[in-house]
């Protein structure tokens, strides 16, 4: 001193001047002004992916449809989230990722090449037998004879162990064994199914044994299989005050209701006694609430590997805007880059750290009910933790 991987911290501060905004207090006044004080964009305020809080829907109950998760314990108000860990891919390694139940419940998909790609399958061999042809040997009754052998073609059986094709070939080396071969037998491996001992809450992990049982991949394919899940949303809703046209028109029942709600659908339920539904048209662009005190923050101690949880204390004048404030100039320090100098400090070295002046520069990006997670954009520091390379 280079690289690689992982955690956390900051994102400027102070002053003057003029501007905007919330809130307190006065003080004149009357939908406002003026004075003083205290406050005024984020780590993502983003994206709208997911959970909630909260408001509403005349049932929010039951089922099918749908949709969501998908190893295991833990946390959480819940999550698709988080910590921890078991398995499996990556990586030398530190670490990082996983859409991590089922493939023997069914369908489906895997070009080309091959005989065949999951109820497979014979192309090239290889074995048996039978036919014709020729060759050699033998024999005998010398003949297109009979017997063995062999080579060549064809036919019919058997056969997946040797070659080939291909990303992948229906376990893998060896032995035995057969006419030739085959888990056909064995033996030792690999998976699969059961039993059984050990560790572990557990997934899982180690170890032992039977069974010759041998089933490709893909389910981020359709399924199956276990848990789960009311709708809409702050433009949710609430409250005032004003104004239209108490306006046309159609349909229906008055029963034990047609209809209309209740995401889709069906079952329950519920509205509704002169009512209910649907259609045309008209009017209400006003205020005020919601609107910031909360699964809230800080400190400390206790439990726990840790996510997080409990106890005490303290603080909450900690943005609340509505065509939507939170800003602009100027200086000064503060942080980062580069120059130059000091030979200033530590070290055995390599090499590290200061000081002074000039000179530049500061990424990503604005709240619009809140909140608890992810995801995605980004500038600067500081710790470990891995590899390495150069000096003693």
């Nucleotide at each position: 001193g280079g690289u690689g991987g992982a955690a956390c911290c900051c994102a400027a501060a102070c002053g003057a001047u003029c501007g905007c905004u919330g809130g307190u207090a006065c003080g004149c006044a009357g939908u406002g002004c003026g004075u003083a004080c205290c406050g005024g964009a984020g780590g993502a305020a983003a994206g709208u992916c997911c959970g909630a809080a909260c408001a509403c829907c005349a049932c929010a109950g039951g089922g099918c449809a749908g949709g969501g998760u998908g190893c295991u314990c833990c946390g959480u108000a819940a999550c698709c989230c988080g910590g921890a860990g078991u398995c499996g891919c990556g990586g030398a390694a530190a670490c990082g990722c996983g859409a991590a139940g089922g493939a023997a419940a069914g369908u489906g998909c895997a070009g080309c090449a091959g005989a065949g790609a999951g109820c497979a399958g014979a192309c090239c061999g290889c074995c048996c037998g039978g036919c014709a042809u020729c060759c050699g040997c033998a024999u005998c009754u010398u003949g297109c004879a009979u017997g063995c052998g062999g080579a060549u073609g064809c036919c019919g059986g058997g056969u997946a162990a040797g070659g080939g094709u291909g990303a992948a070939a229906c376990g893998g080396u060896g032995c035995g064994g057969u006419a030739a071969g085959a888990g056909c037998g064995c033996a030792c491996c690999a998976g699969u199914u059961c039993c059984c001992c050990g560790g572990g809450c557990g997934a899982c992990c180690g170890g032992g044994g039977a069974a010759g049982c041998u089933a490709u991949g893909c389910a981020a394919a359709c399924c199956c299989c276990a848990c789960c899940c009311g709708g809409u949303g702050c433009a949710a809703g609430a409250c005032c005050g004003a104004a239209u046209a108490g306006g046309g028109g159609a349909g229906c029942a008055c029963u034990u209701a047609a209809g209309g709600g209740u995401g889709g659908c069906c079952c329950g339920c519920c509205c509704a006694a002169u009512g209910c539904u649907c259609c045309c048209g008209g009017g209400u662009a006003g205020g005020u609430c919601g609107c910031u005190g909360g699964a809230g923050g800080u400190g400390c101690c206790g439990g726990g590997c840790a996510a997080c949880c409990g106890g005490c204390a303290c603080c909450c004048g900690c943005a609340g805007a509505u065509g939507a404030a939170u800003g602009a100039u100027c200086g000064u320090u503060g942080c980062c880059c580069g120059c130059a100098c000091c030979c200033g400090g530590g070290g055995c070295a390599a090499c590290c750290c200061g000081g002074u002046g000039c000179g530049g520069g500061a990424a990503c990006a604005g709240a619009a009910u809140u909140c608890g997670g992810c995801u995605u954009a980004c500038g600067g520091g500081u710790u470990c933790c891995g590899u390495u390379g150069a000096c003693c």
The RNA shown here (Bacterial RNase P class A) has 392 nucleotides and comes from a Desulfobacterales bacterium. The source organism's lineage runs through Bacteria, Pseudomonadati, Thermodesulfobacteriota, Desulfobacteria and Desulfobacterales. The prediction has a mean pLDDT of 78. It matches the Rfam family "Bacterial RNase P class A". Rfam describes the family as follows. Ribonuclease P (RNase P) is a ubiquitous endoribonuclease, found in archaea, bacteria and eukarya as well as chloroplasts and mitochondria.